Context: one part of a larger RNA
């Protein structure tokens, strides 16, 4: 900007891309079939390989921003309790998200049209021929069927809702459906875009509650000769989870449409 009035939403699918696998067992059946050795089409079940997706309830891993123990040193004057530096010093654990090594689920099933190739019916050519006229069957292959994307598909398609006043007539002037900055923030994200919110609000921070994680704080009391143990105390801290709550911030501006 187009798409021939502006918008807001949900489609159609010309065409594009993705999938499309593999084997083992059980059975049919130790049958057909072969002297026998051996050993089946076919049919119906099962279970597993690699691949793909999608997710984090589960096991796990990772969580330098969370919790805890310690070493050596240096600082807060000393203890005591704490900070910082030493690969995050080292070490054990560990929510959210993110993840495989984990769950789930896919490739099923049909249906047209074909190759090779197997046929009917059948003349040219009294027979004989699948072919020359007609008709069938037949592939993990081809078309659809399944998943994605998609009217710039200029062929610019459809459906369905809301809106198109008012005043003046060169020009414009307010109103307007919605939308755009801009803010506050997202399991959205490189930036853009996409969602959801902006006081008639729980966006997001903070605060209370809860969940989950560390594992039982400091202090104080008491025992022990002391490391140290008990009580207060399943404490004490705490990222991001999950409700609730306007304490703090979501201030303000611009665009916008033929006609009756």
């Nucleotide at each position: 900007c187009g798409u021939c009035c502006c918008a807001g939403a949900c489609u159609u699918g010309u065409c594009a891309g993705g999938a499309g696998u593999c084997a083992a067992c059980c059975u049919u059946a130790g049958u057909a079939c072969g002297a026998g050795a051996g050993g089946a089409c076919u049919g119906g079940g099962u279970u597993g390989g690699a691949c793909c997706a999608a997710c984090c309830c589960c096991u796990g891993g990772u969580g330098a921003u969370c919790c805890u123990g310690u070493u050596g040193g240096a600082c807060c004057g000393c203890u005591c309790g704490g900070u910082c530096c030493a690969c995050c010093g080292c070490a054990g654990g560990g929510u959210a998200g993110c993840u495989a090594c984990g769950u789930u689920g896919g490739g099923c099933a049909g249906g047209g049209a074909u190759a090779a190739c197997c046929g009917c019916u059948g003349a040219a050519a009294g027979c004989a021929u699948c072919u020359a006229a007609g008709c069938g069957g037949g592939a993990a292959g081809c078309c659809c069927c399944c998943c994605u994307g998609g009217a710039g598909a200029u062929g610019a398609g459809g459906u369905c809702u809301g809106g198109u006043c008012g005043c003046a007539u060169u020009c414009g002037c307010g109103a307007g459906a919605g939308a755009c900055c801009c803010c506050g923030g997202g399991a959205a994200g490189a930036c853009c875009a996409c969602c959801c919110g902006g006081u008639u609000g729980a966006u997001a921070g903070g605060c209370c509650g809860c969940g989950c994680g560390u594992g039982u704080a400091a202090g104080g009391g008491u025992u022990g000769a002391g490391a140290g143990g008990c009580c207060c105390u399943c404490a004490g801290c705490g990222g991001a989870g999950c409700g609730g709550u306007a304490c703090u911030a979501a201030u303000g501006g611009u665009c916008g449409a033929a006609g009756g």